[in-house]
Context: one part of a larger RNA
RNA sequence: UUAUUAGGUGAAUAGCUUGGCUCGGGAAGCGACGAAGGAUGGGACAAGCUCCAUAAUGCUCUGGCGAGGCGCAUGUAGCCAUUGAACCAGAGGUUUCCGAAUACGACUUCGUCUUAGAAUCCGAAAGGAUAGCAAACGCAGGGAAUUGAAACAUCUUAGUACCUGCAGGAAAAGAAACCAAUAGGGAUGCUGUUAGUAUCGGCGAGAAAAAACAGCGUAAGGCAAACUGAAUCUUUUAUCGAAAGAUAUUAGAGAUGUGGUGUAGUAGGACUACUUUUUCGUCCUCCUCAAACGAUCUGAAAUUUUCUGGAACGAAAUGCUCCAAAGGGUGAUAGCCCCGUAAGAGAAGUUUGAAAGGAUUUAGUAGUAUCCUGAGUAUUAUCUCUUGGAUAUGAGGUAAGAAGCUAGGAGGCAACAACUCCUAACCUUAAAUAUUCCCCGAGACCGAUAGCGUACGAGUACCGUGAGGGAAAGCUGAAAAGAACCCUUGAUAGGGAGUUAAAAGAUCUUGAAACCUAAUAACU
Numbered sequence: 001u002u003a004u005u006a007g008g009u010g011a012a013u014a015g016c017u018u019g020g021c022u023c024g025g026g027a028a029g030c031g032a033c034g035a036a037g038g039a040u041g042g043g044a045c046a047a048g049c050u051c052c053a054u055a056a057u058g059c060u061c062u063g064g065c066g067a068g069g070c071g072c073a074u075g076u077a078g079c080c081a082u083u084g085a086a087c088c089a090g091a092g093g094u095u096u097c098c099g100a101a102u103a104c105g106a107c108u109u110c111g112u113c114u115u116a117g118a119a120u121c122c123g124a125a126a127g128g129a130u131a132g133c134a135a136a137c138g139c140a141g142g143g144a145a146u147u148g149a150a151a152c153a154u155c156u157u158a159g160u161a162c163c164u165g166c167a168g169g170a171a172a173a174g175a176a177a178c179c180a181a182u183a184g185g186g187a188u189g190c191u192g193u194u195a196g197u198a199u200c201g202g203c204g205a206g207a208a209a210a211a212a213c214a215g216c217g218u219a220a221g222g223c224a225a226a227c228u229g230a231a232u233c234u235u236u237u238a239u240c241g242a243a244a245g246a247u248a249u250u251a252g253a254g255a256u257g258u259g260g261u262g263u264a265g266u267a268g269g270a271c272u273a274c275u276u277u278u279u280c281g282u283c284c285u286c287c288u289c290a291a292a293c294g295a296u297c298u299g300a301a302a303u304u305u306u307c308u309g310g311a312a313c314g315a316a317a318u319g320c321u322c323c324a325a326a327g328g329g330u331g332a333u334a335g336c337c338c339c340g341u342a343a344g345a346g347a348a349g350u351u352u353g354a355a356a357g358g359a360u361u362u363a364g365u366a367g368u369a370u371c372c373u374g375a376g377u378a379u380u381a382u383c384u385c386u387u388g389g390a391u392a393u394g395a396g397g398u399a400a401g402a403a404g405c406u407a408g409g410a411g412g413c414a415a416c417a418a419c420u421c422c423u424a425a426c427c428u429u430a431a432a433u434a435u436u437c438c439c440c441g442a443g444a445c446c447g448a449u450a451g452c453g454u455a456c457g458a459g460u461a462c463c464g465u466g467a468g469g470g471a472a473a474g475c476u477g478a479a480a481a482g483a484a485c486c487c488u489u490g491a492u493a494g495g496g497a498g499u500u501a502a503a504a505g506a507u508c509u510u511g512a513a514a515c516c517u518a519a520u521a522a523c524u
Base pairs, nucleotide, nucleotide: 001522002521003520004519005518006517007516008515014509015475016474019446020445021443022442023441024440025439026438027436028435029133030132037098038097039096040053041052042051044076045075048072049071059092060091061090062089063088064087068080069079070078103112104111105110113117119130120129121128122127137168138166139165140164141163142162148155152202178185179184189216190215191214192213199207200206220428221427222426223374227260228259231258232253233252234251237248238247239246240245265405267373268372269371270370271367272366273365274364275363281360282359283358284357285356288354289353290352291351292350293349296345297344298343302318303334304317305316306315307314319336320335321325327339328338329337379400380399381398382397383396384395385394407423408422409421410420411419462469463468482508485496486495487494488493
C1' cells in the first nucleotide's frame, strides 16, 4: 500500500405517523353588557404549556353517563366519588390590570380624585347610536418604479404593487333614451366561444373588445309630476293581544306637502263616463302538525379444537353474521375480542316548513278637449384624463345652452330625408359569481433535508438599535419488566449476575457510505 475479517464513528436507507397540503360542503363575524391581543396572578410541592381570574387547574343549576377521578405528567403526600365524582352537552355566576380604553393624569400594564365620570351625533327629557379588531374576497379615492421597447422620452410594466376610506356574507351591476339590421332579440352577473379577431399603437414593443351563438341562473318593483289637500308618520304612557298590530294619550315631523292616486313607448297617466268587487301580495305565530341539528343511547355473528410462537389476529379443521366485509385498537395479518360501522332512537334547546288563525291591503273598460311625464340637464365648442373605441368609449374643467308628445335620444365621421330601435337627466332588487381566519368530511397528495417556517414548550431559541430576519429538533419495549446484588474504580465507566422473544439499555427501531482502529495475508 492492497485485500479480508472484527470493531468504532456516523447518520443515510427501510418501515411508521401525531402534522401538513389540496379539494368539497358548512359558516362568514367579535366589540362600551368593554373585543381582538397582552401583562400579572391562581396548583400541597409548580419552571414551561394548557386551563382559569381573589368565587382563580375552578363555582351553581339542568340533562347525559355510571366507577372511577384529582390536565400534559409516569412521583410523594393528601383528598373527592353509587347521598352519583371525574367527563360530555346546555344555561347561569365570577371574570385583577393594560388595551377602542372612555373620570383626571401617566406608560414605570401604574397613580390620584370624587359630583362615578370621556368625546361626537340624535333627543324637551328619559334614553339611544358611533368608535376598535378580524385571513381572503368586494367597491371607491389616490397611485409608482424596476422591467419591455434589446438605448430612450410617447408607449409598456399597470390602473399592477402600495396607501387610504367604506361595506357585506358576499360585494358590485341591474329592469334599455339597449343591441341589431329589413330578420330579430329583450334587466344584470358568471362561463365557453367569438378572438389574440375588429380596433388602438414612436402603427414599434405591445395593448385589446363587442354583438351573435351555447350554457349556469332567472324576478321584477317603487318614486317625482299632473289630480286631491292633513285624510299621514315617528314617539311617551296606558289598555287589549302570544305577536304583527289596534285604540286612547304625550311630545314632535309635516302646506318648502305627510297620506291617497300614479309610473308608460303599441306611449302611459291625470281627467270624464261606466262596470266590478275584497282577489293577489306583504307581515305575525299563543295553539296544532312535520322536519333538521342535538350530550347521548340501542346496535348481528367463534374468543371452538390442534400446531408454531414470548404473544395468535398466522396455518390446519369445524362453524356463524351481514341494511353491519368503512376504519381503528388489541403482545404478528381479527367481519364474529374491544371501540365502532349499517340501520334505528333521541332530553333540554335552536332552526325551518306546513296548516290554521290574525294584521295590513280593491280591480278593470271606453273616450281624448285640457293638464303631466325628472334642466344649468340634453347638446355644442375647447382643454385634460381615460378607453380597443379609431373624427365614431367614458369622465371632468371652462364658455355657451334646448325641446315639451305635432316632443326627445340612438342607429361607430358630419349634414338632410326615409326607415328601425328606445324614452335620459330619480331610487330599490334574490339567484347563478368571488374568497377562506374558522368548523366538518374526503384524497390514484407529502411522509421528518418531504409536507406549512413550526408533526417536538415555534414565530420559540438565536441574530439585529430597529423595521425585521428566523432555525435545528419525531421512533426503547407487548409490558418499565428502565438493569436488585457482587467485583474493579475518586468518578464516568467496565466485568459478572438478572429482566426480556431480542438488550432493543434510555446518546435507546433499522443502522449504508465517507472517516478511524486492530488483527491476518500478500507486496515493497

This is a predicted structure of a 524-nucleotide part of an RNA (large-subunit ribosomal RNA, domain I) from a marine metagenome. Its mean pLDDT, the model's own confidence on a scale to 100, is 82.